[in-house]
RNA sequence: AUAAAGGGAACGCUGAAUCCGUAGGGGAGCGGGGGAACCAAACUUCGGGGUGAAUCCUGUAUACCGGACGGAUACAGGUAGGGUUAGCUUUCGACCCGAACCCGUCAGCUAACCUCGUAAGCGUGGAAAGUGCGAAAGC
Repeated sequence: AUAAAGGGAACGCUGAAUCCGUAGGGGAGCGGGGGAACCAAACUUCGGGGUGAAUCCUGUAUACCGGACGGAUACAGGUAGGGUUAGCUUUCGACCCGAACCCGUCAGCUAACCUCGUAAGCGUGGAAAGUGCGAAAGC
C1' cells in the first nucleotide's frame, strides 16, 4: 500500500415508520382503512377486497385436490412494477428487489364522522449534461 473478516463512531439508504415527552402510542407530524349526497358502476363463486413496487406469463416435477379440462405446491426462466449508484435533477450504463401478511362473503367514489399503523432490514459510492451552496479545496 492492497485485499478479506470482525467491532465501534459518524453519515447515509429502503420504508409512512420521525420528533417531543411527565414514559401512558400520551402529544405532534407522517402514512393507511372504513364511511353520504352527487357521480360512476350496474347484479355475476372461477368469491371478493385491503396493506405493499411486489403483478402477470411460460416450462418442469409431484404418492396432493379434482371424473376430466384444470387447480394447488415446489423449482426454474421471464415480466408489469419498485429501489440504489453520496449536494440536487435528468439521461446512459451497472447492480438489486419483484416478498409477505390481513379481512372473512363484505367494502366504487365519498363531506361530516369512525378507525388503524408509526415496524423492520441494510452499507451503495460509474459516466455525461444541467443546476445549487462555498473564498477555495470541495459538498
A computed fold for a 139-nucleotide RNA from Thermanaeromonas sp. C210, annotated as c-di-AMP riboswitch aptamer (ydaO/yuaA leader). The coordinates come from a structure-prediction model, not an experiment, and the mean pLDDT is 77. Of the family's consensus pairs, 96% are formed in the model. The sequence is in RNAcentral, with records from Rfam. Its Rfam family is "c-di-AMP riboswitch aptamer (ydaO/yuaA leader)". About the family: This family represents a conserved RNA structure found upstream of the ydaO and yuaA genes in Bacillus subtilis and related genes in other bacteria. Gene Ontology terms of the family: cyclic-di-AMP binding and regulation of gene expression.